A computed fold for a 74-nucleotide RNA from a Patescibacteria group bacterium, annotated as transfer RNA. Taxonomically the source falls in Bacteria candidate phyla (Bacteria). Its Rfam family is "tRNA". It is annotated as a transfer RNA. The prediction has a mean pLDDT of 81. The sequence is in RNAcentral, with records from ENA.
RNA sequence: GUGGCUAUAGCUCAAUGGUAGAGCACUGGUUUGUGGUACCAGUGAUGAGGGUUCAAUUCCCUCUAGCCACCCCA
Numbered sequence: 001g002u003g004g005c006u007a008u009a010g011c012u013c014a015a016u017g018g019u020a021g022a023g024c025a026c027u028g029g030u031u032u033g034u035g036g037u038a039c040c041a042g043u044g045a046u047g048a049g050g051g052u053u054c055a056a057u058u059c060c061c062u063c064u065a066g067c068c069a070c071c072c073c074a
Base pairs, nucleotide, nucleotide: 001070002069003068004067005066006065007064010024011023012022013021018054026042027041028040029039030038047063048062049061050060051059
């Protein structure tokens, strides 16, 4: 340099155009003599910029970061 893959919550992962969810974690509450367990409730996210669309996590383009393969030079 070329091609491909990945980027969603603190972590691990869903969501193939129509209200962004789950588990763990965190906060509060109930339970308990205390802690743990259990139960209930809550906070919190689409890497950045543009485009298409009534509507974009999803489709297109560019950029950033990471990973893999290949090519060239030394």